Predicted 3D model of a 1520-nucleotide RNA (small-subunit ribosomal RNA) from an uncultured prokaryote. RNAcentral holds the sequence, with entries from ENA. Its mean pLDDT, the model's own confidence on a scale to 100, is 82. Rfam family: Bacterial small subunit ribosomal RNA.
RNA sequence: AGAGUUUGAUCCUGGCUCAGAGCGAACGUUAGCGGGAGGCUUAACACAUGCAAGUCGAGCGAGAAAGGAGACUUCGGUCUCUGAUUAAAGCGGCGGACGGGUGAGUAACACGUGGAUAAUCUACCUUACAGUGGGGGACAACCACCCGAAAGGGUGGCUAAUACCGCAUACGUCGCGAGGAACUGCGGUUCUUCGCGGGAAAGCUGGCCUCUGAAUAUGCGAGGAGUCCGCGUCCCAUCAGCUUGUUGGUAAGGUAACGGCUUACCAAGGCGAAGACGGGUAGCUGGUCUGAGAGGAUGAUCAGCCACACUGGGACUGAGACACGGCCCAGACUCCUACGGGAGGCAGCAGUGGGGAAUAUUGGACAAUGGGCGAAAGCCUGAUCCAGCCACGCCGCGUGAGUGAUGAAGGCCCUAGGGUCGUAAAGCUCUGUGGGGAAGGACGAUGCAAUUGACGGUACCUCCUUAGCAAGCACCGGCUAACUCCGUGCCAGCAGCCGCGGUAAUACGGAGGGUGCGAACGUUGCUCGGAAUUAUUGGGCGUAAAGCGCGCGUAGGCGGCCAAGUAUGUCGACUGUGAAAGCCCUCGGCUUAACCGAGGAAGUGCAGCCGAAACUGCUUGGCUUGAGUAUGGGAGAGGGUAGCGGAAUUCCCGGUGUAGAGGUGAAAUUCGUAGAUAUCGGGAGGAACACCAGUGGCGAAGGCGGCUACCUGGACCAAUACUGACGCUGAGGUGCGAAAGCGUGGGGAGCAAACAGGAUUAGAUAUCCUGGUAGUCCACGCCGUAAACGAUGAGUGCUAGGCGUCGCGGGUAUUUACCCCUUCGGUGCCGCAGCUAACGCAUUAAGUGCACCGCCUGGGGAGUACGGCCGCAAGGCUAAAACUCAAAGGAAUUGACGGGGGCCCGCACAAGCGGUGGAGCAUGUGGUUUAAUUCGAUGCAACGCGAAGAACCUUGCCUGGGUUGGAAACCUCCUGAACUUUCUAGAGAUAGUUAGGUGCCCCCUUCGGGAAUCCUAAGACAGGUGCUGCAUGGCUGUCGUCAGCUCGUGUCGUGAGAUGUUGGGUUAAGUCCCGCAACGAGCGCAACCCUCGUCUCUAGUUGCCAUCGGGUCAUGCCGGGUACUCUAGAGAGACUGCCGGUGUUAAACCGGAGGAAGGUGGGGAUGACGUCAAGUCCUCAUGGCCCUUAUACCCAGGGCUACACACGUGCUACAAUGGUCGGUACAGAGGGCAGCGACACUGCGAAGUGAAGCAAAUCCCAAAAAGCCGGUCUCAGUCCGGAUUGGAGUCUGCAACUCGACUCCAUGAAGUUGGAAUCGCUAGUAAUCGCGGAUCAGCAUGCCGCGGUGAAUACGUUCCCGGGCCUUGUACACACCGCCCGUCACACCACGGAAGUCGGUUGCUCCAGAAGUGGCUGAGCUAACCCUUUGGGGAGGCAGGUCCCUAAGGAGUGACUGGUAACUAGGGUGAAGUCGUAACAAGGUAGCCGUAGGGGAACCUGCGGCUGGAUCACCUCCUU
Repeated sequence: AGAGUUUGAUCCUGGCUCAGAGCGAACGUUAGCGGGAGGCUUAACACAUGCAAGUCGAGCGAGAAAGGAGACUUCGGUCUCUGAUUAAAGCGGCGGACGGGUGAGUAACACGUGGAUAAUCUACCUUACAGUGGGGGACAACCACCCGAAAGGGUGGCUAAUACCGCAUACGUCGCGAGGAACUGCGGUUCUUCGCGGGAAAGCUGGCCUCUGAAUAUGCGAGGAGUCCGCGUCCCAUCAGCUUGUUGGUAAGGUAACGGCUUACCAAGGCGAAGACGGGUAGCUGGUCUGAGAGGAUGAUCAGCCACACUGGGACUGAGACACGGCCCAGACUCCUACGGGAGGCAGCAGUGGGGAAUAUUGGACAAUGGGCGAAAGCCUGAUCCAGCCACGCCGCGUGAGUGAUGAAGGCCCUAGGGUCGUAAAGCUCUGUGGGGAAGGACGAUGCAAUUGACGGUACCUCCUUAGCAAGCACCGGCUAACUCCGUGCCAGCAGCCGCGGUAAUACGGAGGGUGCGAACGUUGCUCGGAAUUAUUGGGCGUAAAGCGCGCGUAGGCGGCCAAGUAUGUCGACUGUGAAAGCCCUCGGCUUAACCGAGGAAGUGCAGCCGAAACUGCUUGGCUUGAGUAUGGGAGAGGGUAGCGGAAUUCCCGGUGUAGAGGUGAAAUUCGUAGAUAUCGGGAGGAACACCAGUGGCGAAGGCGGCUACCUGGACCAAUACUGACGCUGAGGUGCGAAAGCGUGGGGAGCAAACAGGAUUAGAUAUCCUGGUAGUCCACGCCGUAAACGAUGAGUGCUAGGCGUCGCGGGUAUUUACCCCUUCGGUGCCGCAGCUAACGCAUUAAGUGCACCGCCUGGGGAGUACGGCCGCAAGGCUAAAACUCAAAGGAAUUGACGGGGGCCCGCACAAGCGGUGGAGCAUGUGGUUUAAUUCGAUGCAACGCGAAGAACCUUGCCUGGGUUGGAAACCUCCUGAACUUUCUAGAGAUAGUUAGGUGCCCCCUUCGGGAAUCCUAAGACAGGUGCUGCAUGGCUGUCGUCAGCUCGUGUCGUGAGAUGUUGGGUUAAGUCCCGCAACGAGCGCAACCCUCGUCUCUAGUUGCCAUCGGGUCAUGCCGGGUACUCUAGAGAGACUGCCGGUGUUAAACCGGAGGAAGGUGGGGAUGACGUCAAGUCCUCAUGGCCCUUAUACCCAGGGCUACACACGUGCUACAAUGGUCGGUACAGAGGGCAGCGACACUGCGAAGUGAAGCAAAUCCCAAAAAGCCGGUCUCAGUCCGGAUUGGAGUCUGCAACUCGACUCCAUGAAGUUGGAAUCGCUAGUAAUCGCGGAUCAGCAUGCCGCGGUGAAUACGUUCCCGGGCCUUGUACACACCGCCCGUCACACCACGGAAGUCGGUUGCUCCAGAAGUGGCUGAGCUAACCCUUUGGGGAGGCAGGUCCCUAAGGAGUGACUGGUAACUAGGGUGAAGUCGUAACAAGGUAGCCGUAGGGGAACCUGCGGCUGGAUCACCUCCUU
């Protein structure tokens, strides 16, 4: 410090996720030791039991017992001393307000920080000063009696005090009154001088003194506490108004103290957008975690403060409490009870139950530290110090070290060679931390000495002992370090995100190996970080989320130039504070570390004080440039009101006139013989204003368009004058605000939601047509929204230009006009710098600054629900959450696609010729059938295809019969030569049997043998047309013989990519030329190759025969020749080379000449990068899987040949351009020895018999056919056509039944030119005619070749199909066979509404009212003091009564909030459900926004608006 994830790829925006650190954690697996820490985060739930606050006899009265000693004794006991300065209880004092726990409440002066207290208190402690005299009366304990189950209580009597009460004294103190001085914030405070009220207690030792201690009054101090104030301190505005003791005053009361703290009266205030009031949540802080920091989160342990003590209320005592282990009352709960009544409060330490994912011992000691009491000894202390449990975290140590290669065994992998675990182990040599045994043994207790240690015989040290007893967990697809095998087969499962798994899974499970950490490792949860993803540091808003529709303007924020003053902000110095601990630095102590100790630094803060005066604020004075006013002009659809005008539509009246009109893609509904449409004249009425008209004008926006008048707003220009910052923005607020819509009343020509009809359609609730109502118009009033858009808030300054246009002005010219130059203000286009993710913006900024406002923070849910406000309604404004996804998006790129565009090509269309589709047959396929009808091929690019030939074989299928190391291959072993042969059974395979033959045929030899072959045996193995062409190689098809596909370097772009390859021409062609940020190159094209066409040369047999000769009925038959044809070799020839024209002086094209051939001369071979997971595992090869007495192998028979039917490809026809008969002519290319077979004979024939020749330019197949000549048929199901069937045969072959071909005789079906649709072909082509070959025993209408005869047409590129290039749109990229929307149906999930119902909180009204303080009363009772006549009275007090206040409780009525609910609304998700096709291309009616109506649904239609619409045309402007 970043990374993964949206895409085919890219950049950006943006969310999600990960890597880091941390935790009072929990869970899973595992676990050796120690140190020092931590340990109920949940039920402030309930608690058994024990302990946690007592102490003082040196305050007081009273005072046991056990035990011991002695004496007496009736032997039962009694008494004395001791125990005893005792225990327990009591009066009294001090302490129980500390220490310890918890975080419920509390959003508050509770806390933090800094101040104030001149508005206060303070026991114990310290210190100062003064004094401590003399009296009195009670009450507990105790005794007696009584009540009660108990707890406890009552009555009477006795008694002490450091308990209580008077009196005297009063330095000082307090209060009152009267003066003076100083300070002052003018309130007061301090000092000083005079007159009235308030106190004491003893005890011990005592002979005295001293010391200590106790108490009193008054101060100072220290420490503690109370109160007040400034600032800081969570979320919600869907909480916006709150408040009656409320705010203030006066008086009184009350408090330690100020104060509405309380009461009475008076006034009507007080708080609030800088967030009152209300709701929710929460103890606060030092700190802790994280972070570079700023921040964010948090508030365990430790420390400070606060609050609480079962819940609520209350006071008492006291220096201090409204009191955790005190009191009273009420409530809930628990316990005891004799039912009458009582007792209790672990949020102290342990512990129990419960809750929970989860948190410990009913331990030891007061030895240390500290606390209470005491003079002290001492006692108490679950504070504390220790120990126990727990890997909960941090730190340290160990589980051994050295050596050891036959790289052991074994595991795993393997290319079968080996590799790896691995020096790892074993083995050998050592060590002893931990563990065990034994001996010793602390510090903690500071200082002069003594006593005293829970921890603990612990730490530590010494000796002995044995490698023995001590390693796991997670991960290994990317992020992210680490890879293989097996199993599984979208199953089981994994997963933090992306995503793995459908038979070769580095992603699941196991194993081997590896990586990481290590007594731990992972997972889960939570926090910060990464996240600049709330942005102060440090983000944005044209199109990604985001500028309010637009003005005016309040608060607020910000604000021109000069000068002076001040000192609010600001800056500096100093002072105080910022507790300790913690963090950081240094040093030190435990063997180290964690941990601990000491010192320092820091603590960015707050306050005080002193200074500075630039900037800001404030005050004062001035200035003119910002802003404004005045004067004079012209421009304008700016607004309002009234009036006027013409054209057009419609309607009405009349005339002319006749059969149609209207409408559409085509029609129909509709109108019209009752006279329409058309046309002329007249009239009515409403709405809108053609041309001018223009990226022209005006307005803040919405918006504004005939003409005239009136009223009125704003902007601009010119020149001066004036005011003197008067300014900008603007939360709330207020006004305006298209269309649609609403209310009331008018109006209504045209248009036109709804509606109706007609069409279209599968349907058509639409598009189209005919009608048509609200509405559109006016007046008044609402609504308040739009793609209200420049998707760009308003203001201001600065920053190159160029070209238009509108308005006013200036200069030039003798004046005017034009032209030219130009200032200012508007409005456009292009463009530099700069900015931007890019597109683009660019003085009219999206550049660069300033100040202000609004808004955004992933997509969906949703601009929805609820609440509130507004509205007559429709609805608007404000505005969530649950849940769900890992994306949603912007711009640009490359493709693909478009019912987008441009250019071009092709038998693509058109123009032609001939077919197919109809018939019969052949053949292939589908389907069906079957035991099997083997398998594959399936749009073009499967279907006369694999198959260049299924009767057996082939053959892969079926039935049946057999074989099992196999029919064949290799290795090892045994035997035997090999080989030939008979017979039997059987369908055959096969089995059995029989005869002959025997030694070395080939090679090597070291003479042993090896090798070869046969048989047998065993095992490694064979075999498979079994599966997967979606694991593959190879081969092939197709686009397509289309002209394309790429690369290097350079350049441009952030990048994907672009350029080159585009453009202008041209070509069959990315063919060539020109131009050009490109320059070159490669694979393709072309050419080189083969063949045909002309010529030359060479050669001349088997070919040929012109000349010469011979011969025949005849024939190159013979001699001869090699001229010609031909054969087959080598060459020539054609290159736009020449001429003319066009064209850019180009490429090229057009025409011409010559030539056998002319513009690639015809044909062939040749198939770029790639596409289709195209085809083939059944040609072959091959991974994996499967079968192994069978899915292998052999055999017989059957099947592949079935047949209602459908399709493809063909053949033959339907006839006269023909059939038939007779005669007759002319090819090319091939094939031939298990062959072709002449010829002769036989047969009607297929053929047969005999047989020459020929391994072939020699012989044979071999007859070419159409053609030509002649005859016949004469338009008919025929002398056409030949299917089908019967009979008889031939040939091949072991064998023609299933199931061959052919021949003859007989039979003579359909069919008379073929619907929709569709195919081929552009010249030696189509059409037509025959011939040959491969396969093959036989079988050809198929296939592959060959020649003969031999046309028609092409205007042309609008359209169909396919393709190429450029461009455009795109929501597609599996690429339009794409993507995608909504209803409905089903399942699940969360949520809204809801008759109700059940809780919680709370307001108001009322009832009732415990304990208790206070007030009043107090006839009852009453020790201290006073008076007294001694009877009593008084003062004071107590009980009781009563009043105010008041907790719990009760009643009523509201508000808020939560749970639940029949039913119901919408939403989300879900595997291949249903209906349509809305959107993306012009998405087939451009889409979208607002509004209204309608409709199963997406949606449709009306009105207004937008371009975020394609295409074409026009206009304007700009560039070249």